The part of an RNA shown here (large-subunit ribosomal RNA, domain IV) has 362 nucleotides and comes from an Acidobacteriota bacterium. Lineage of the source: Bacteria > Pseudomonadati > Acidobacteriota. It matches the Rfam family "Bacterial large subunit ribosomal RNA". Rfam links the family to the GO terms ribosome and structural constituent of ribosome. The prediction has a mean pLDDT of 86. The full RNA is in RNAcentral, with records from ENA.

Context: one part of a larger RNA
RNA sequence: CACUCGUUCAGGAACUCGGCAAAUUAACUCCGUAACUUCGGGAGAAGGAGUGCCAUUUGCGGUCACGUUCCUCGCGAACGAAAGCUGCGAAUGGUCGCAGAGAAUAGCCCCAAGCGACUGUUUAUUAAAAACACAGGACUCUGCAAAGUCAUAAAAACGACGUAUAGGGUCUGACGCCUGCCCGGUGCUGGAAGGUUAAAGGGAGAGGUCAUCUGGAGCAAUCCGGAGAAGCUUUGAACUGAAGCCCCAGUAAACGGCGGCCGUAACUAUAACGGUCCUAAGGUAGCGAAAUUCCUUGUCGGGUAAGUUCCGACCUGCACGAAUGGCGUAACGAUUUGGGGACUGUCUUAACGAGUGACUCA
Numbered sequence: 001c002a003c004u005c006g007u008u009c010a011g012g013a014a015c016u017c018g019g020c021a022a023a024u025u026a027a028c029u030c031c032g033u034a035a036c037u038u039c040g041g042g043a044g045a046a047g048g049a050g051u052g053c054c055a056u057u058u059g060c061g062g063u064c065a066c067g068u069u070c071c072u073c074g075c076g077a078a079c080g081a082a083a084g085c086u087g088c089g090a091a092u093g094g095u096c097g098c099a100g101a102g103a104a105u106a107g108c109c110c111c112a113a114g115c116g117a118c119u120g121u122u123u124a125u126u127a128a129a130a131a132c133a134c135a136g137g138a139c140u141c142u143g144c145a146a147a148g149u150c151a152u153a154a155a156a157a158c159g160a161c162g163u164a165u166a167g168g169g170u171c172u173g174a175c176g177c178c179u180g181c182c183c184g185g186u187g188c189u190g191g192a193a194g195g196u197u198a199a200a201g202g203g204a205g206a207g208g209u210c211a212u213c214u215g216g217a218g219c220a221a222u223c224c225g226g227a228g229a230a231g232c233u234u235u236g237a238a239c240u241g242a243a244g245c246c247c248c249a250g251u252a253a254a255c256g257g258c259g260g261c262c263g264u265a266a267c268u269a270u271a272a273c274g275g276u277c278c279u280a281a282g283g284u285a286g287c288g289a290a291a292u293u294c295c296u297u298g299u300c301g302g303g304u305a306a307g308u309u310c311c312g313a314c315c316u317g318c319a320c321g322a323a324u325g326g327c328g329u330a331a332c333g334a335u336u337u338g339g340g341g342a343c344u345g346u347c348u349u350a351a352c353g354a355g356u357g358a359c360u361c362a
Stems, first nucleotide, its partner, number of pairs: 001357008010348002014346001019343001027051005036041001038174001052095012066080005096100001108341007115333002120132002136172007148158002175328004180258003185255002187251005194246003200240002205235005212227006259277005286320001287317001298314005
C1' cells in the first nucleotide's frame, strides 16, 4: 500500500447521477393503528409498553389417597376431592448488573406520482423490466372424412376417442365508466344483369404436295410453263366457353383515416356566431409540457434559504385519443421518479485495531 472485517469525538447525506454501500429496525406478549378500499384488505400500518432472579398471595387445569351415590356386587360406573407433584398464568413486595428477547439467528418506516391489475415467464454467459403470459373481452373460421397442422397434391397421424357451452386463428388484456365519426382507398364477405377473359369445341377460308389435263421448244429422249380432283399435310376467322377482374352492395374490437382560410360582441382581448373552399369523414367522451411538448428550465401555484427533476393546475396537443383500446383504480412489484423521518465513516476528515496478501529472510 491492497483486500476482507471491527470501532470512532462533534456534525448527520454537507457525499453522490442517485443514501450506492453501510448503519438503523428485528423475537414474543399486550396496547394501539390513518387515508383509501373491489369491504377481502391496507396492517406487523404508524406509534408505544413489558420481558432476569427471589419471596408471598392467588386463578384455571392435570394426577390422586379418600369420601358419597348407584349397581348387573365387580380389578364396576358417576360425582366431589386434602396433601404432594405438575402445566399455563396473575398480583404484590424485594433484589443484582451499564445492559434481563443480557450471546447468535430474526422487518427500517412513511408520503406522493408513473407503468403494469395481480401470482407467474424471459435474453444459460452485460438487460427481470413498463417486455411476454394471464383470467376476462371481442371479431372471425369450422356441421365432422370439420376448420387448422404435418407431409411427396401419398398413406397415415394430430385436432379428438372431442362435436359450436367444441376446436382453430387474430387483436385486446383484472375490475369500474366507456369505446364516437368515416366503407372513398386496401382487405374480407355477398351478388349476379352487363363488359373483358383460358384450355377446349368449332371450322368459314388460305397455303404446300400431287393423279390428270394443257401451252411452248425439240426428230426424239427431254426441257420450260399453266390449271389442278381425292388424299396427306401446314395453318385458320366467326361462334360457344368458368372462376377472376371491371361492376353492385355490406363490413372498422378488418388494414386504416379522423381539414384549411377569412370576418364578427359597447375598452382591450377572445369569439358563442357568420362566410367560403375541400373531404369518405373532418378527433366525440376523457386526458393533456404527458414513458408523447420541438420552442422549453412554457406560465402559475406547492415543496427548498436556493428545485433543468418532482407534485397540482393552465391548454398555445411541433406530433394524445378511444380493444395498434381511452380514462380511472384498492391490492401487488428485487420496477421507475420525487419528498420526509430514523439511522449511520457516504461525507466534513480522517484515526486506530484484527486477519490475509504485499515486503524481508530461509